[in-house]
RNA sequence: UCGUUAUCGAGAAAGGUGUAGGGAAUAGACCCGUUAAAACCUUGGCAACCCUUGAUCUCAUAAGAUUGAGAAGGUGCUACAUUCUACCUGGGAAUACCUUUCCCGGGAAAGAUAAUUU
Repeated sequence: UCGUUAUCGAGAAAGGUGUAGGGAAUAGACCCGUUAAAACCUUGGCAACCCUUGAUCUCAUAAGAUUGAGAAGGUGCUACAUUCUACCUGGGAAUACCUUUCCCGGGAAAGAUAAUUU
RNA backbone atom coordinates (compact mmCIF):
# COMPACT_ATOMS: atom_id res chain seq x y z
C1' U A 1 0.00 0.00 0.00
C1' C A 2 -3.90 -3.66 -1.02
C1' G A 3 -7.51 -6.21 2.00
C1' U A 4 -10.93 -6.57 6.45
C1' U A 5 -13.90 -4.29 10.34
C1' A A 6 -16.14 0.03 12.57
C1' U A 7 -17.63 5.13 12.44
C1' C A 8 -18.72 9.61 9.72
C1' G A 9 -26.12 15.19 10.66
C1' A A 10 -22.67 16.33 17.54
C1' G A 11 -17.98 18.68 19.13
C1' A A 12 -13.57 22.02 18.90
C1' A A 13 -9.30 28.47 18.80
C1' A A 14 -5.54 31.92 18.40
C1' G A 15 -0.74 33.63 16.62
C1' G A 16 3.37 33.43 12.95
C1' U A 17 5.13 32.29 7.85
C1' G A 18 2.75 32.33 3.19
C1' U A 19 0.23 34.51 -1.10
C1' A A 20 -4.67 32.89 -4.56
C1' G A 21 -6.98 29.78 -4.34
C1' G A 22 -10.02 26.07 -1.42
C1' G A 23 -14.30 22.67 -0.09
C1' A A 24 -11.11 14.18 -2.44
C1' A A 25 -11.87 12.55 -8.02
C1' U A 26 -15.34 13.58 -12.69
C1' A A 27 -19.79 16.70 -13.84
C1' G A 28 -23.31 20.15 -11.99
C1' A A 29 -24.67 23.36 -7.98
C1' C A 30 -23.80 26.04 -3.63
C1' C A 31 -20.54 28.11 -0.24
C1' C A 32 -15.61 29.84 1.86
C1' G A 33 -11.24 33.13 0.63
C1' U A 34 -7.13 39.83 0.04
C1' U A 35 -11.80 41.25 6.76
C1' A A 36 -5.90 36.65 3.91
C1' A A 37 -8.05 30.71 1.91
C1' A A 38 -4.54 26.26 0.77
C1' A A 39 0.23 24.67 2.75
C1' C A 40 3.92 24.77 6.89
C1' C A 41 5.21 26.01 12.22
C1' U A 42 3.81 27.09 17.50
C1' U A 43 0.44 26.95 21.46
C1' G A 44 -4.62 25.64 22.70
C1' G A 45 -9.05 22.79 22.25
C1' C A 46 -12.39 18.55 20.61
C1' A A 47 -13.06 13.37 21.69
C1' A A 48 -13.72 9.22 16.30
C1' C A 49 -10.50 4.98 17.16
C1' C A 50 -6.44 2.83 20.01
C1' C A 51 -5.75 4.18 25.31
C1' U A 52 -7.01 5.04 31.14
C1' U A 53 -11.07 3.93 34.26
C1' G A 54 -16.32 2.80 36.61
C1' A A 55 -20.86 0.03 36.15
C1' U A 56 -24.05 -3.80 33.91
C1' C A 57 -24.77 -8.26 31.06
C1' U A 58 -23.03 -12.83 28.74
C1' C A 59 -19.77 -16.22 30.23
C1' A A 60 -15.60 -18.99 32.59
C1' U A 61 -10.74 -18.26 34.89
C1' A A 62 -10.11 -15.14 30.98
C1' A A 63 -12.55 -12.92 26.95
C1' G A 64 -16.59 -10.28 24.60
C1' A A 65 -20.76 -6.73 24.37
C1' U A 66 -23.30 -2.32 26.14
C1' U A 67 -23.09 2.18 28.75
C1' G A 68 -20.82 6.41 31.55
C1' A A 69 -16.43 9.28 32.97
C1' G A 70 -11.44 10.81 31.40
C1' A A 71 -7.51 13.11 28.30
C1' A A 72 -1.02 11.04 30.65
C1' G A 73 0.26 8.53 25.71
C1' G A 74 -0.50 7.17 19.81
C1' U A 75 -3.01 8.76 15.48
C1' G A 76 -6.82 12.06 13.99
C1' C A 77 -9.82 16.34 13.84
C1' U A 78 -10.56 21.79 14.95
C1' A A 79 -16.66 26.37 8.14
C1' C A 80 -21.25 24.55 5.55
C1' A A 81 -24.32 16.47 6.89
C1' U A 82 -18.50 13.15 3.87
C1' U A 83 -21.30 21.00 1.74
C1' C A 84 -25.36 18.85 -1.69
C1' U A 85 -26.55 15.84 -6.04
C1' A A 86 -25.14 11.87 -9.58
C1' C A 87 -25.76 4.67 -9.24
C1' C A 88 -29.96 1.15 -7.42
C1' U A 89 -34.50 1.18 -4.86
C1' G A 90 -39.39 2.06 -1.42
C1' G A 91 -43.23 5.57 -0.45
C1' G A 92 -46.04 10.29 -1.02
C1' A A 93 -47.90 14.78 -3.80
C1' A A 94 -49.20 17.34 -8.46
C1' U A 95 -51.11 13.71 -12.68
C1' A A 96 -57.48 8.98 -14.06
C1' C A 97 -52.89 6.40 -16.30
C1' C A 98 -48.09 7.04 -18.75
C1' U A 99 -44.61 10.81 -18.57
C1' U A 100 -42.45 14.78 -16.00
C1' U A 101 -41.45 17.62 -11.60
C1' C A 102 -41.09 18.02 -6.32
C1' C A 103 -40.83 15.88 -1.26
C1' C A 104 -39.61 12.00 2.56
C1' G A 105 -36.71 7.42 3.32
C1' G A 106 -33.42 2.84 2.45
C1' G A 107 -29.11 0.58 0.06
C1' A A 108 -24.59 0.69 -2.78
C1' A A 109 -20.15 2.96 -4.83
C1' A A 110 -16.37 6.39 -3.80
C1' G A 111 -13.89 9.21 0.08
C1' A A 112 -11.95 10.34 5.21
C1' U A 113 -10.30 8.44 10.02
C1' A A 114 -8.90 4.50 13.31
C1' A A 115 -7.68 -0.51 14.44
C1' U A 116 -5.83 -4.81 12.26
C1' U A 117 -4.43 -10.12 9.29
C1' U A 118 -1.12 -11.80 5.48
Molecule: SAM riboswitch aptamer (S box leader)
Organism: Robiginitalea aurantiaca